[in-house]
Context: one part of a larger RNA
RNA sequence: GGAUGAACGCUAGCGGCAGGCCUAACACAUGCAAGUCGAACGGUAGAGGGAGCUUGCUUCCUUGAGAGUGGCGCACGGGUGCGUAACGCGUAUGCAACCUGCCUGUAACUAUCGGAUAGCCCUGCGAAAGUGGGAUUAAUACGAUAUGUGACGGAGAUAUGGCAUCAUAUUUUCGUUAAAGAUUUAUCGGUUACAGAUGGGCAUGCGUGUCAUUAGCUAGUUGGUGAGGUAACGGCUCACCAAGGCUACGAUGACUAGGGGGUCUGAGAGGAUGAUCCCCCACACUGGUACUGAGACACGGACCAGACUCCUACGGGAGGCAGCAGUGGGGAAUAUUGGUCAAUGGGCGGAAGCCUGAACCAGCCAUGCCGCGUGCAGGAUGAAUGCCCUAUGGGUUGUAAACUGCUUUUAUAUGGGGAGAAAUGAUUUGAUUUAUCGAAUUUUGACGGUACCAUAGGAAUAAGGAUCGGCUAACUACGUGCCAGCAGCCGCGGUAAUACGUAGGUGGCAAGCGUUGUCC
Numbered sequence: 001g002g003a004u005g006a007a008c009g010c011u012a013g014c015g016g017c018a019g020g021c022c023u024a025a026c027a028c029a030u031g032c033a034a035g036u037c038g039a040a041c042g043g044u045a046g047a048g049g050g051a052g053c054u055u056g057c058u059u060c061c062u063u064g065a066g067a068g069u070g071g072c073g074c075a076c077g078g079g080u081g082c083g084u085a086a087c088g089c090g091u092a093u094g095c096a097a098c099c100u101g102c103c104u105g106u107a108a109c110u111a112u113c114g115g116a117u118a119g120c121c122c123u124g125c126g127a128a129a130g131u132g133g134g135a136u137u138a139a140u141a142c143g144a145u146a147u148g149u150g151a152c153g154g155a156g157a158u159a160u161g162g163c164a165u166c167a168u169a170u171u172u173u174c175g176u177u178a179a180a181g182a183u184u185u186a187u188c189g190g191u192u193a194c195a196g197a198u199g200g201g202c203a204u205g206c207g208u209g210u211c212a213u214u215a216g217c218u219a220g221u222u223g224g225u226g227a228g229g230u231a232a233c234g235g236c237u238c239a240c241c242a243a244g245g246c247u248a249c250g251a252u253g254a255c256u257a258g259g260g261g262g263u264c265u266g267a268g269a270g271g272a273u274g275a276u277c278c279c280c281c282a283c284a285c286u287g288g289u290a291c292u293g294a295g296a297c298a299c300g301g302a303c304c305a306g307a308c309u310c311c312u313a314c315g316g317g318a319g320g321c322a323g324c325a326g327u328g329g330g331g332a333a334u335a336u337u338g339g340u341c342a343a344u345g346g347g348c349g350g351a352a353g354c355c356u357g358a359a360c361c362a363g364c365c366a367u368g369c370c371g372c373g374u375g376c377a378g379g380a381u382g383a384a385u386g387c388c389c390u391a392u393g394g395g396u397u398g399u400a401a402a403c404u405g406c407u408u409u410u411a412u413a414u415g416g417g418g419a420g421a422a423a424u425g426a427u428u429u430g431a432u433u434u435a436u437c438g439a440a441u442u443u444u445g446a447c448g449g450u451a452c453c454a455u456a457g458g459a460a461u462a463a464g465g466a467u468c469g470g471c472u473a474a475c476u477a478c479g480u481g482c483c484a485g486c487a488g489c490c491g492c493g494g495u496a497a498u499a500c501g502u503a504g505g506u507g508g509c510a511a512g513c514g515u516u517g518u519c520c
Stems, first nucleotide, its partner, number of pairs: 001520004006516005013372006019365002021330001026328003030325003035072003040069002046063008079283003088208008098200002103196008111145004121134005150177012181188002209255003216246003221243008258280004262273004285306005308319004336362001338361003344358001345356004375406004386396004412456005420447001425442007464509001468505001469490003475504005485492002
């Protein structure tokens, strides 16, 4: 000098864009953050209408919230950086050792039956959380049978290829294995395969901290055979067998740490760093475990153990903000218990739509960067005050002020006023009836009393902080007298201090200026 997620002191007019718990992965009151589908299913409360009459009941039709079964989603999105020195990450390869819901393409199919169960009804236990029994009912829930384009397994034939196990194509035979309906009748679905796309899994080369004042480490350890397990290879697990494997090219141990793209600095090499944004990883009170599922060993799922907090009728229960706000605590220090789904994106749905603290916006903070303003021109008797001096006077403050003319950014007031809306939806309509595509009209804006524009009056609403011995741009007076004090280094101060304090003045920055911390 540059930089900063900064803090502190003094000061402060505005706007745009960004950023905002670096500390206690400390504990959390309250609200919200993941639902949706009636075009899968049974069906209720309620509402409307009709009929009967016994006038407040019965029955029928339409519609239909909540709850329930079922499907899809909840594995995304959002947070944090505890752990991890590791195939975790980066990069480059491989899988003849693998999986992949939704989506796309192709081929074939979607046949026949059955028994339950929630709900509803009756009833019991419990303070509650909840839970038991009985009767009864449905499905795209569950189960059985058939068929098998195919797929899988066994046995065989022919051909081709390769990198060893083998792979591919054609073919014979045996065995195993599917499905679900809804409805507006044209669609939406369902099943089996193959292929694609997307997303993942695994393996390997190389790279990726400090300490040798850590020198030896290792029994599932290293390898083999066989079996089990997995989507899949593998000591991944197990039985048996062998005695191996790693290490001074640093094993093992200890300490520290999420990694990368990047960021800061530097001419570069390098050094430092990993906030915001993007990719990957890990975690979700602490530890463990599996279930469901295409996918989890699952932040707002389950079970067990533990610590903590809360409720309790003492028998027993409930909870997990490292989601968004917010609270206490810690700290030098870091924001609102805001608005909207209008846009973008996500989930469900045929759609309308619903949900979405993702997202988009607004609020707070000079935390940073950038921009604008606090007037402009003229004006000398160089006014007055202040300060200084060699003091009837001169210098400086200083064109500075007064005064004259001008302007109105900004601020204030009033009025006008977009784009973000493309699409979707609704209505009408065209192409070929649907599907699909097109046209016309119309609906939907949180931000928003926005941006922006115009008008009005008036210099009106707006300057500070640190410095002035040398380094280092900028000097005098007074006070003080090794005192009080200053100080980044050298060093100033003991009676003429340009170094302390005050004043006047100067130079340099400027809505900031200084100080402190950290990095180059």

This is a predicted structure of a 520-nucleotide part of an RNA (small-subunit ribosomal RNA, 5' domain) from a Bacteroidota bacterium. Rfam family: Bacterial small subunit ribosomal RNA. Gene Ontology terms of the family: ribosome and structural constituent of ribosome.